Predicted 3D model of a 74-nucleotide RNA (transfer RNA) from Lactococcus cremoris subsp. cremoris GE214. It matches the Rfam family "tRNA". The family's RNA type in Rfam is transfer RNA. Its family is annotated with triplet codon-amino acid adaptor activity in the Gene Ontology. The prediction has a mean pLDDT of 80. The sequence is in RNAcentral, with records from ENA, MGnify and Rfam. RNAcentral records the identical sequence in 2 taxa.

[in-house]
RNA sequence: GGGAGUUUAGCUCAGUUGGUUAGAGCACUGUGUUGAUAACGCAGGGGUCCCAGGUUCGAGUCCUGGAAUUCCCA
Numbered sequence: 001g002g003g004a005g006u007u008u009a010g011c012u013c014a015g016u017u018g019g020u021u022a023g024a025g026c027a028c029u030g031u032g033u034u035g036a037u038a039a040c041g042c043a044g045g046g047g048u049c050c051c052a053g054g055u056u057c058g059a060g061u062c063c064u065g066g067a068a069u070u071c072c073c074a
Base pairs, nucleotide, nucleotide: 001073002072003071004070005069006068007067010026011025012024013023019057028044029043030042031041032040050066051065052064053063054062
């Protein structure tokens, strides 16, 4: 220099043909249970979906540019 993948909650990840409340597990907070802790049950908080722009009635999803990161080729 060329090519491919990934980026969504604190962490690991889902998200269908673009369609109306953004999710799961773990973690966290409160609470029940226990002599106490763990485990378990119940309840709850936490997101400008990497950034900017565009298309559309509507974008996590499509298009363009950029960034970070992983891999391949040279």